[in-house]
Context: one part of a larger RNA
RNA sequence: UGACGGGGGCCCGCACAAGCGGUGGAGCAUGUGGUUCAAUUCGAAGCAACGCGAAGAACCUUACCUGGGUUUGAAGAUCAGUUGAUCGGGGGCGAAAUCUCCUUUUCCCGCAAGGGACAACUGGUUAGGUGCUGCAUGGCUGUCGUCAGCUCGUGUCGUGAGAUGUUGGGUUAAGUCCCGCAACGAGCGCAACCCCUGCUGCUAGUUGCCAACGGUUCGGCCGGGCACUCUAGUGGGACUGCCGGUGAUAAACCGGAGGAAGGUGGGGAUGACGUCAAGUCCUCAUGGCCUUUAUGUCCAGGGCUACACACGUGCUACAAUGGCCGGUACAAAGGGCUGCAAACCUGCAAGGGGGAGCGAAUCUCGAAAAACCGGCCUCAGUUCAGAUCGAGGUCUGCAACUCGACCUCGUGAAGGCGGAAUCGCUAGUAAUCCCGGAUCAGCACGCCGGGGUGAAUACGUUCCCGGGCCUUGCACA
Numbered sequence: 001u002g003a004c005g006g007g008g009g010c011c012c013g014c015a016c017a018a019g020c021g022g023u024g025g026a027g028c029a030u031g032u033g034g035u036u037c038a039a040u041u042c043g044a045a046g047c048a049a050c051g052c053g054a055a056g057a058a059c060c061u062u063a064c065c066u067g068g069g070u071u072u073g074a075a076g077a078u079c080a081g082u083u084g085a086u087c088g089g090g091g092g093c094g095a096a097a098u099c100u101c102c103u104u105u106u107c108c109c110g111c112a113a114g115g116g117a118c119a120a121c122u123g124g125u126u127a128g129g130u131g132c133u134g135c136a137u138g139g140c141u142g143u144c145g146u147c148a149g150c151u152c153g154u155g156u157c158g159u160g161a162g163a164u165g166u167u168g169g170g171u172u173a174a175g176u177c178c179c180g181c182a183a184c185g186a187g188c189g190c191a192a193c194c195c196c197u198g199c200u201g202c203u204a205g206u207u208g209c210c211a212a213c214g215g216u217u218c219g220g221c222c223g224g225g226c227a228c229u230c231u232a233g234u235g236g237g238a239c240u241g242c243c244g245g246u247g248a249u250a251a252a253c254c255g256g257a258g259g260a261a262g263g264u265g266g267g268g269a270u271g272a273c274g275u276c277a278a279g280u281c282c283u284c285a286u287g288g289c290c291u292u293u294a295u296g297u298c299c300a301g302g303g304c305u306a307c308a309c310a311c312g313u314g315c316u317a318c319a320a321u322g323g324c325c326g327g328u329a330c331a332a333a334g335g336g337c338u339g340c341a342a343a344c345c346u347g348c349a350a351g352g353g354g355g356a357g358c359g360a361a362u363c364u365c366g367a368a369a370a371a372c373c374g375g376c377c378u379c380a381g382u383u384c385a386g387a388u389c390g391a392g393g394u395c396u397g398c399a400a401c402u403c404g405a406c407c408u409c410g411u412g413a414a415g416g417c418g419g420a421a422u423c424g425c426u427a428g429u430a431a432u433c434c435c436g437g438a439u440c441a442g443c444a445c446g447c448c449g450g451g452g453u454g455a456a457u458a459c460g461u462u463c464c465c466g467g468g469c470c471u472u473g474c475a476c477a
Stems, first nucleotide, its partner, number of pairs: 001477002004473002007471007015461002019425005026316008034307002042053002064302007076126009088103005106117004128291002131289003137285002139280003142276001144274001149188006155164003168179003194268004199236007208226001213223003239262001242256005318418001322377006334365003339358002344353003384415001389410007431453007
């Protein structure tokens, strides 16, 4: 100087408390451990591994296993030689890869010899490796932590390590600001500048509007019009600016006015010096090591989907503020041309036929669901719940046996609110209800986004956890 203390003081954080909803019990989905297996590819390991890399394992992917091939190789470049093709069509062995046969077929200069272009094959040079080492590395990332800290120059103090500044009195979300002070300044962080959202002016009207007029087969449908809604570009607006009080006449805090919004309005992006030899050699790059008729590479099939078990994360429930049936409203944000697909017809349905329109404020996916109105059920393992299994189908795809999703009929399991323990959340939040998107041929209970309905509680900081500042002890560095 740090680190540490079941030392002290001060102060924060859904840290506790107060409250609401869960997990832990059940079934299923998914990841992991374990076990099994020819293989169940590899990595991730307390928080910070475990719906994680994987924003999509039937083949492919694929790195694993079994078997069949291949050795300048799957790509490109270059040199030499050979051929005149390559492509296309057809046949054979084969699971395919591959191998092989038949057929067809070049261009330019030149009379020719020959030269050039192009392509294939053979040989040479340069290969390849998801093999090892993340404890050799770059890059990127997690975490403490959006915590308020981490440092430097000069000066001063100290023999020195170092200290001071950065401590102190207040204050703040903040090393935020004020005051004081052997310090005076500065940098990286904080804040602001950026984006979305909340109010509004202007600009602009193939979206919107009977707001005003006319027509109407009544639908902004038509004429017509940009007033409004909206869209999206540019401005305004909030700064403790104003008033009162408290305070050191300071910073600031409390209350109030005005205002759509008030004291960082709400949300996002943004992550200091560093810590964990944290993670990643399987994104990529890269040193070293290893391999090179194989640890490379091509192909078929299998595996990554196994199942006595154990754990994590979720979904669906156990019902009556509920289930079922009928009727009937109200979104936002997105996607769409190898695409989204309307009307109409057909099927109980998944779907099929059909193809208008739309590269989309124009057409379409499209129905929002919970809610609301009416009816049935009356506490029962039930008109709850839907696992499992049987049968029949639909769709994608070369192909759904291992191993897809969906539909219909039948079957109806566990489950009556969950031990010890444990998680999330402070407001348009939790809870609850639907919608969209990426990936994607197909496949979502995961992920990322969107809106609808919409709470309860916070006395307080003694205690648990994590953190900041000062101080103290120390047998630690």